RNAcentral holds the full RNA, with entries from SILVA. A computed fold for a 350-nucleotide part of an RNA from a metagenome, annotated as small-subunit ribosomal RNA, central domain. The coordinates come from a structure-prediction model, not an experiment, and the mean pLDDT is 90.

[in-house]
Context: one part of a larger RNA
RNA sequence: CUGGGCGUAAAGCGCGCGUAGGCGGACUUGAAAGUCAGCUGUGAAAUCCCAGGGCUUGACCCUGGAAUUGCAGUUGAAACUCCAAGUCUUGAAUGCCUGAGAGGAUGGCGGAAUUCCGGGUGUAGGAGUGAAAUCCGUAGAGAUCCGGAGGAACACCAGAGGCGAAGGCGGCUAUCUGGCGGUGCAUUGACGCUGAGGCGCGAAAGCGUGGGGAGCAAACAGGAUUAGAUACCCUGGUAGUCCACGCCGUAAACGAUGGAUACUAGACGUUCGGAGAGUUAACCCUCUGAGUGUCGCAGCUAACGCAAUAAGUAUCCCGCCUGGGGAGUACGGUCGCAAGGCUAAAACUC
Numbered sequence: 001c002u003g004g005g006c007g008u009a010a011a012g013c014g015c016g017c018g019u020a021g022g023c024g025g026a027c028u029u030g031a032a033a034g035u036c037a038g039c040u041g042u043g044a045a046a047u048c049c050c051a052g053g054g055c056u057u058g059a060c061c062c063u064g065g066a067a068u069u070g071c072a073g074u075u076g077a078a079a080c081u082c083c084a085a086g087u088c089u090u091g092a093a094u095g096c097c098u099g100a101g102a103g104g105a106u107g108g109c110g111g112a113a114u115u116c117c118g119g120g121u122g123u124a125g126g127a128g129u130g131a132a133a134u135c136c137g138u139a140g141a142g143a144u145c146c147g148g149a150g151g152a153a154c155a156c157c158a159g160a161g162g163c164g165a166a167g168g169c170g171g172c173u174a175u176c177u178g179g180c181g182g183u184g185c186a187u188u189g190a191c192g193c194u195g196a197g198g199c200g201c202g203a204a205a206g207c208g209u210g211g212g213g214a215g216c217a218a219a220c221a222g223g224a225u226u227a228g229a230u231a232c233c234c235u236g237g238u239a240g241u242c243c244a245c246g247c248c249g250u251a252a253a254c255g256a257u258g259g260a261u262a263c264u265a266g267a268c269g270u271u272c273g274g275a276g277a278g279u280u281a282a283c284c285c286u287c288u289g290a291g292u293g294u295c296g297c298a299g300c301u302a303a304c305g306c307a308a309u310a311a312g313u314a315u316c317c318c319g320c321c322u323g324g325g326g327a328g329u330a331c332g333g334u335c336g337c338a339a340g341g342c343u344a345a346a347a348c349u350c
Base pairs, nucleotide, nucleotide: 003322004321005320006319007304008303012318014201015200016199017198021194022193023192025088026087027086028085029084030083033081034080035077036076037075038074039073040072041071042070049065050064051063052062053061054060091191092188093187094186095185096184097182098181099180103177104176105175106174107173108172109171110154115149116148117147118146119145120144121143125136126135162169163168206247207246208245209244210243211242215241216240220236221235222234223233258317259316260315261314262313263312266295267294268293269292270291271290272289273288274287275286276285278283299306300305323350324349325348332343333342334341335340
C1' cells in the first nucleotide's frame, strides 16, 4: 500500500461559510498528456522456471531457451479521462409575480400572577408536613378591599403545527433584516458538489466590568427524619438566574444516523402553495410541488429495526474507528483572566 467498518457493538467534527485539493451535465471539432497496440534499444551474470547434458546417484555443475511483468525512443489508434476551441439547457443562479412562518436585531406598549410598601375593614391565628417543628402573627398577621413600587415570565390560542444550519425561537406592535416554498415567463450558460487548513455561529453552567434583583435558588443556616443524615421533606437564604459589553467553546450539542445527486411498491395523517371539477358559500373531490409524521413491500440488518425524510441501490467529497483498563490522562504545544478547552501518548496490566 492493499481491507473491513461508523443508528444501538469502537467509530459522523455541535453547526455553518469557505481556501487549497478531489470530483463533476449534453453535443461537436481538434490535439494526444493519461490510456491502448506494433517495432527498436536496453533490462549484466548468477539465482528461479523449462529442455538437454556431465560427475555411479543426489546435492552440485555445464549448454540452450524462457522469463526479467520495467524504462527510453519511435510509428500509430482516439472510445474513455485530461487539455484547447465552439455550441446547448435539463444542473446551478438571477429578475418579475405570489405565499406561509415563535427565523434574527432594536425600540415601544399590555394584562394576569407572585413579592414588597401605604391605607381601610377585621381578630387570633397563619404557614408547613406523613406527622411535626424551625418560621410569621396581639408592635395586629393570615383573610378581604383600594392605591402604589419593582422585576421576571408571557395562561388560553398551542397542534406528533410552524421557522431556523445548528444552538435555538412563543403576549402585542413599529422599524431594520436573513432564509424558504409556489407558478409562469425572461436572463446567464455548468457559473456545480464536497471541503484538509482557516474563519464565523454555538444551550446551560462559569468568568470580568457596570447595572438590576420580584419569584426561584447551588453554597450556607436552622427545623425534622434517621443508628448516623454533611441527603431526600420543611422554614429561611447568598451567588446565580435578568440587562449591556467582553470572555468561555463545552453537552445524551441526539435522529446517538456528515453533505450532495440520481434511482427503487404502496396506504393514511398533517402544514404551506399551485392547477382543475362540483357547490351561492363554507367545504369536499382529483392532480401536483415543498415540508413534517405514522404504517408498510422489495431490499438491507447480528438482531432490534430502517424502509422515497433509507439504515435500500449507486457515484463523489470530507470526518472518524481498529480489544478492555491505564486515559480523553501525563508530557509538550497552543488557546483562556481563571475554571479549563483543543491536540494527545507510554510503561504497566487483563